[in-house]
Context: one part of a larger RNA
RNA sequence: GGCGAAUGGUGGAUACCUAGGCUCAUGGAGGCGAAGAAGGACGUGAUAAGCUGCGAAAAGCUGCGGGGAGCCGCAAAUGGGCUGCGAUCCGCAGGUGUCCGAAUGGGGCAACCCAGCCCCUGCAGAGGGGUUACCGCUCCAAAGGGAGCGGGGCGAACGGGGGGAACUGAAACAUCUAAGUACCCCCAGGAGAAGAGAACAAAAGUGAUUCCGCAAGUAGUGGCGAGCGAACGCGGAGGAGCCCAAACCGCGGCGGUCCAGGCCGCCGCGGGGUAGUAGGACCGCGAUAUGGGAAGAAUGACGGGUAGCCGAACCCCCUGGAAAGGGGGGGCGCAGAGGGUGACACCCCCGUAGGCGAAACCCGUAGCAACCCUAGCGGUAUCCUGAGUAGCGCGGGACACGAGGAAUCCAGCGUGAAUCUGCCGGGACCAUCCGGCAAGGCUAAAUACUCCCAUGAGACCGAUAGCGAACAAGUACUGUGAAGGAAAGGUGAAAAGCACUUCGAACAGAAGGGUGAAAUAGAACUUGAAACCGUUCGCCU
Numbered sequence: 001g002g003c004g005a006a007u008g009g010u011g012g013a014u015a016c017c018u019a020g021g022c023u024c025a026u027g028g029a030g031g032c033g034a035a036g037a038a039g040g041a042c043g044u045g046a047u048a049a050g051c052u053g054c055g056a057a058a059a060g061c062u063g064c065g066g067g068g069a070g071c072c073g074c075a076a077a078u079g080g081g082c083u084g085c086g087a088u089c090c091g092c093a094g095g096u097g098u099c100c101g102a103a104u105g106g107g108g109c110a111a112c113c114c115a116g117c118c119c120c121u122g123c124a125g126a127g128g129g130g131u132u133a134c135c136g137c138u139c140c141a142a143a144g145g146g147a148g149c150g151g152g153g154c155g156a157a158c159g160g161g162g163g164g165a166a167c168u169g170a171a172a173c174a175u176c177u178a179a180g181u182a183c184c185c186c187c188a189g190g191a192g193a194a195g196a197g198a199a200c201a202a203a204a205g206u207g208a209u210u211c212c213g214c215a216a217g218u219a220g221u222g223g224c225g226a227g228c229g230a231a232c233g234c235g236g237a238g239g240a241g242c243c244c245a246a247a248c249c250g251c252g253g254c255g256g257u258c259c260a261g262g263c264c265g266c267c268g269c270g271g272g273g274u275a276g277u278a279g280g281a282c283c284g285c286g287a288u289a290u291g292g293g294a295a296g297a298a299u300g301a302c303g304g305g306u307a308g309c310c311g312a313a314c315c316c317c318c319u320g321g322a323a324a325g326g327g328g329g330g331g332c333g334c335a336g337a338g339g340g341u342g343a344c345a346c347c348c349c350c351g352u353a354g355g356c357g358a359a360a361c362c363c364g365u366a367g368c369a370a371c372c373c374u375a376g377c378g379g380u381a382u383c384c385u386g387a388g389u390a391g392c393g394c395g396g397g398a399c400a401c402g403a404g405g406a407a408u409c410c411a412g413c414g415u416g417a418a419u420c421u422g423c424c425g426g427g428a429c430c431a432u433c434c435g436g437c438a439a440g441g442c443u444a445a446a447u448a449c450u451c452c453c454a455u456g457a458g459a460c461c462g463a464u465a466g467c468g469a470a471c472a473a474g475u476a477c478u479g480u481g482a483a484g485g486a487a488a489g490g491u492g493a494a495a496a497g498c499a500c501u502u503c504g505a506a507c508a509g510a511a512g513g514g515u516g517a518a519a520u521a522g523a524a525c526u527u528g529a530a531a532c533c534g535u536u537c538g539c540c541u
Base pairs, nucleotide, nucleotide: 001540002539003538004537005536006535007534008533009532015526016490017489020461021460022458023457024456025455026454027453028452029450030449031154032153039100040099041098042055043054044053046078050074051073061094062093063092064091065090066089070082071081072080105114106113107112115132116131117130118129119128120127121126134151135150136149137148138147139146140145158189159187160186161185162184163183169176173223199206200205210237211236212235213234214233220228221227241442242441243440244386248271249270250269251268252267253266254265255264256263257262276420278385279384280383281382282379283378284377285376291373292372293371301365302364303363304362305361306360308356309355310354314329315328316327317326318325330347331346332336338350339349340348391415392414393413394412396410397409398408401427422437423436424435425434426433477484478483497525500512501511502510503509
């Protein structure tokens, strides 16, 4: 030195475990904010670095309710306290709530600096309270004024709108595609958008919108390439329809005119009225009851939520450190789900089935007030029925449809009608026919989503996995910054966490000794693989 055997060190794989995650389901909630949010800074404990809680009333104050023996958070110990006159703890409602932050008196390098006015306390020094940003609307007003209301910021996705790529695909690439996607901006709500036919259809009819299944990868569209891709109709979910403008009438204001009786015009308010088998005004006749409502107060009722409560039935022996295991004998079950307990427990504990419960606050339901809406018949001379609109031209955009034979819809520039004997559409256009009334508005449900709450589930993970994060984690650390971003779980049933002695410089380490079932479970702590490093013995060289 090699090989082998044994035994250690190192190391932290593996096994087992789970405090944490992941993905869903059902229900809830779907917002918070100038009454100052989200998020922070700084404080706050007898002692206090971090986390948590809280705010100078500072791990807390008050009331009400629950609960019933311990309590002063994580978190030990010491000191000191609280508590059956009911604490700690849990729920509800309040109080307090420094400074920054939309931040809003002015400023500012956030958590700091500096004010004006009014009021209060005080002899004074000084202290306390209130108020003072900007924008919009309304009102008072006429000033560079005042008052009231609202807005502002934050928030995971979902929605509508305004803008809007490229990589890529086309096996290159330009039209095209990706895609109206990503991204930026504005706005809204628990949903949003859409929505009550100037719609479809086709000789028969349907009857707002939205969503799902089919129609159908069809008809089409397309350097007819790559690709893009309907509708009618059918089956389902859901189901709801309404209000103005105008004609006409009335009142008020302003103006014009006049023969001063009035008439006319405009504006505001009220009544009226809302349609396409046209409807309404207007005129005549008739009725004044019935039905409905999506908005909705107070009190009460009922149901639910935010604390909780009751809740059946077990002993002996054996093994063992420990019984829930084995043996024996019983019991309960509307409860043999699950978890815990010194190993595997229906009957030990928490629970489970089942049942019960709210002073306070919140939500919902029905009912009841108030309020709102609601008719008919006939006539037709006249009046009304949404104008810089529809249409058209040019150049664009959206429609499955790329300019095409290109209808339809939208806005830009230009042009520019008709008025019910009217107007629009039915994929150029024309006629017949059919359908429908644009140029005002509102509208639940079926649909989308999940930052969040509750409950439950998993042929989901089990510490290099699962969220980045099971642990002081968006922490440490890196970066001027935007931003990037870890590692790190396990003694034991119980700390019983090794009194005491010895060696040692020792608060290092070790040997005894003690605890424990176990200490090669000793805190660098379950198991303890491999690489790697020793020791002893055997054989070989």

Large-subunit ribosomal RNA, domain I from a Paludibacteraceae bacterium, 541 nucleotides, folded computationally. Its mean pLDDT, the model's own confidence on a scale to 100, is 85. Rfam family: Bacterial large subunit ribosomal RNA.